The RNA shown here (c-di-AMP riboswitch aptamer (ydaO/yuaA leader)) has 139 nucleotides and comes from Polymorphospora rubra. The coordinates come from a structure-prediction model, not an experiment, and the mean pLDDT is 82. Its Rfam family is "c-di-AMP riboswitch aptamer (ydaO/yuaA leader)". Rfam links the family to the GO terms regulation of gene expression and cyclic-di-AMP binding. Rfam's curators write: This family represents a conserved RNA structure found upstream of the ydaO and yuaA genes in Bacillus subtilis and related genes in other bacteria. The organism belongs to Polymorphospora, within Bacteria. RNAcentral holds the sequence, with entries from Rfam.
RNA sequence: GGUUCGGAUCCGCUUAGUCGUACUCGUACGAGCCGGGGACCCAAGCAAUCGGGGUGAAUCCGCGGACGAUGUCCGCGGUAGGGCGACCUUUCCCGCCCGAAUCCGUCAGCUAACCCGGUAGGCGGCCGUGGAAGGAGCA
Numbered sequence: 001g002g003u004u005c006g007g008a009u010c011c012g013c014u015u016a017g018u019c020g021u022a023c024u025c026g027u028a029c030g031a032g033c034c035g036g037g038g039a040c041c042c043a044a045g046c047a048a049u050c051g052g053g054g055u056g057a058a059u060c061c062g063c064g065g066a067c068g069a070u071g072u073c074c075g076c077g078g079u080a081g082g083g084c085g086a087c088c089u090u091u092c093c094c095g096c097c098c099g100a101a102u103c104c105g106u107c108a109g110c111u112a113a114c115c116c117g118g119u120a121g122g123c124g125g126c127c128g129u130g131g132a133a134g135g136a137g138c139a
Stems, first nucleotide, its partner, number of pairs: 010125005018031006032119006042109001051107001052104004060078008081098005087135006093128001
């Protein structure tokens, strides 16, 4: 000097997942944000086969394979949809990604009053130091 790994502060991303107060210092109570249940009205109202439903962007299609075979699982390709590119929002161009998982337990349409719950986790730190508009901030 280079490479790799780990830790701390700080900065940033996803997400509702942030902030405040108290104190017995990891617990309690709040604010903000988020989710669920729950009337009239409205919607639904038939049959069959696979019960049905929630959170979430995470749906759907094609091909191949396996199996317990109108389907389930795995792999590949796409896709509804979603995210990032560093002052903020919107928009245009370009580029890079995700397109999962899980919960309830036979039960829930919407839904005022009312009732209940959550506030986890996981990542990145050398760059699109791009255009336009409106702001904020600084000088």